Bacterial RNase P class A from Botrimarina hoheduenensis, 407 nucleotides, folded computationally. The prediction has a mean pLDDT of 76. It matches the Rfam family "Bacterial RNase P class A". The family's RNA type in Rfam is ribozyme. Rfam links the family to the GO terms tRNA processing, dimeric ribonuclease P complex and ribonuclease P activity. The source organism's lineage runs through Bacteria, Pseudomonadati, Planctomycetota, Planctomycetia and Botrimarina.

RNA sequence: GGAGAGGACCGGGCGACCGCUGGUUGGCGCUUCAUCGCGUCGACGGGAGGAAAGUCCGGGCGGCACAGGGCAGGGUGGUGGGUAACUCCCACCGGCCGCGAGGCCAGGGCAAGUGCAACAGAAAGCAAACCGCCGAUGGGAACGACGGUAGCGGCUCCGCCGCCAAGGCGUUCCACAGGUAAGGGUGAAACGGUGCGGUAAGAGCGCACCAGCGGGCGGGGCGACUCGCUCGGCUAGGUAAACCCCACCCGACGCAAGGCCAAACAGGGGGCAUGAGUCGGCCCGACUCGCUAUCGACCCCCGGGUAGGCUGCUCGAGGCGGCGGGCAACCGCCGCCCUAGAGGAAUGGUCGCCGCCACGCUGGCAACAGCGCGGCACAAAACCCGGCUUACAGGUCCUCUCCGGCU
Numbered sequence: 001g002g003a004g005a006g007g008a009c010c011g012g013g014c015g016a017c018c019g020c021u022g023g024u025u026g027g028c029g030c031u032u033c034a035u036c037g038c039g040u041c042g043a044c045g046g047g048a049g050g051a052a053a054g055u056c057c058g059g060g061c062g063g064c065a066c067a068g069g070g071c072a073g074g075g076u077g078g079u080g081g082g083u084a085a086c087u088c089c090c091a092c093c094g095g096c097c098g099c100g101a102g103g104c105c106a107g108g109g110c111a112a113g114u115g116c117a118a119c120a121g122a123a124a125g126c127a128a129a130c131c132g133c134c135g136a137u138g139g140g141a142a143c144g145a146c147g148g149u150a151g152c153g154g155c156u157c158c159g160c161c162g163c164c165a166a167g168g169c170g171u172u173c174c175a176c177a178g179g180u181a182a183g184g185g186u187g188a189a190a191c192g193g194u195g196c197g198g199u200a201a202g203a204g205c206g207c208a209c210c211a212g213c214g215g216g217c218g219g220g221g222c223g224a225c226u227c228g229c230u231c232g233g234c235u236a237g238g239u240a241a242a243c244c245c246c247a248c249c250c251g252a253c254g255c256a257a258g259g260c261c262a263a264a265c266a267g268g269g270g271g272c273a274u275g276a277g278u279c280g281g282c283c284c285g286a287c288u289c290g291c292u293a294u295c296g297a298c299c300c301c302c303g304g305g306u307a308g309g310c311u312g313c314u315c316g317a318g319g320c321g322g323c324g325g326g327c328a329a330c331c332g333c334c335g336c337c338c339u340a341g342a343g344g345a346a347u348g349g350u351c352g353c354c355g356c357c358a359c360g361c362u363g364g365c366a367a368c369a370g371c372g373c374g375g376c377a378c379a380a381a382a383c384c385c386g387g388c389u390u391a392c393a394g395g396u397c398c399u400c401u402c403c404g405g406c407u
Base pairs, nucleotide, nucleotide: 001403002402003401004400005399006398007397008396009395010394012354013353014352015351016350017349018348020047021046023044024043025042026041027040028039029038030037049378053389054388056387057386058385059384060383061254062253064251073250074249075248076247077246078092079091080090081089082088093107094105095104096103097102108245109244113243114242115239116238130184131183132180133179134178137177138176139174140173141172142171143170144169146167151163152162153161154160155159192210193209194208195207196206197205211235212234213232214231215230216229217228218227219226220225258311259310260309261308268302269301270300271299275289276288277287278286279285318337319336320335321334322333323332324331325330355376356375357374359372360371361370362369363368
């Protein structure tokens, strides 16, 4: 210098003006015995994120349900630890990938059962015979000896000559039955590898070594696991985010939870006839309404819910720093700090200067400088917290690996 690996962090800055929201506080007005409250005008200081997102996991909190156990359903799945808990995190084990730093794994069970596998291929799971090899055994053909024998015929008939089987045996051929998984070919995958023996040809068929699996013993480790010795020819395909089996975990719901206050209208319950209301200080009285009732009003009282308001509501498994324990995740102690609480939902807009990026023009050999124009992401709390995942213009820092060059 180039190419990478792992991690941490920032994610525009400064200023002016105009707004929004909630807090504290002051003036004025309304109301009240007063406080409170409401309205309005000011002042002061506070006001989004690393993901506030997706709502995918886990927990707190809340009311409801719930003796215990089981079924169903869902989830998780190497080991040890961390945690309130987790499908998260840390460390380790095993497998795969990478020269490496490192990365990935839904990582129990397919030598329990059931199922599935396109195309190709003869055959895809109690294996299978397309080419090839063999053809021992069975079958067929030719030749040979037994045998020129048995048998038949002839003659000069004690004998000789001619014709000439069956049958099994041997050799050769055929490749028909059949054997063969060594070799070729197909496939993602074809039932361990190499060698020697063996065989008709072959084959763990036998043996040696190697690989794997299982059993036993021993060493190391808390453990997953690992190392060594030994025995057994034991050689067993893949797939469980396929059904399923095993072990463990899970009550469902969700701040629109829940609690409090509480209109109008319509229901519900009750009161009264010696009724209720208005006028009036009160009675009488007048007027209006209702009624003559087991049934009763537009009158009075009570209760529930709705609209609406208040609350839950932001001090919390909290943040920062130091010390200690631990490889680490994390935990303990001490000190300091308080950091949005809206509710159709505030946190914004305009302008100036600066910063960064891209483009164009001008100058310059070039590095670069000046000017102009444009851009500066992803996205925004909604009860809170721990994670995961996904999105993101541009930028900063740390550790490590490989390659090249120079000293």